[in-house]
RNA sequence: GCUCAGGUAGCUCAGUUGGUAGAGCAUUUGUUUGAAGCACAAAGGGUCGGCGGUUCGAGCCCGCCCCUGAGCA
Numbered sequence: 001g002c003u004c005a006g007g008u009a010g011c012u013c014a015g016u017u018g019g020u021a022g023a024g025c026a027u028u029u030g031u032u033u034g035a036a037g038c039a040c041a042a043a044g045g046g047u048c049g050g051c052g053g054u055u056c057g058a059g060c061c062c063g064c065c066c067c068u069g070a071g072c073a
Stems, first nucleotide, its partner, number of pairs: 001072007010025004019056001027043005049065005
C1' cells in the first nucleotide's frame, strides 16, 4: 500500500427488509438480614467512532476519514 472483519451503556455483546435503541454483568435505591452476601423489585446510565449524502424517517443504505484485529504484498 491492497483486501476483509469490527467500532452501539462502565464491561461483554444483540439490534430481523430503514419506522420511538436493548439484554446480561456492573452501579445506585428498596425489600430481606443483627450486619453482609445471596435472592427479588425498581432506577440511573447512550451525540450508535467522526464528517457529509440519500430518505418523510438512518445504529442499519452510500462516500470520505479515524481507530482495532486478520490476511496479502

Record summary
Transfer RNA from a Candidatus Kaiserbacteria bacterium, 73 nucleotides, folded computationally. Rfam family: tRNA. Gene Ontology term of the family: triplet codon-amino acid adaptor activity. By type it is a transfer RNA. It was read from a public genome assembly. Lineage of the source: Bacteria > Bacteria candidate phyla > Candidatus Kaiseribacteriota. The prediction has a mean pLDDT of 82.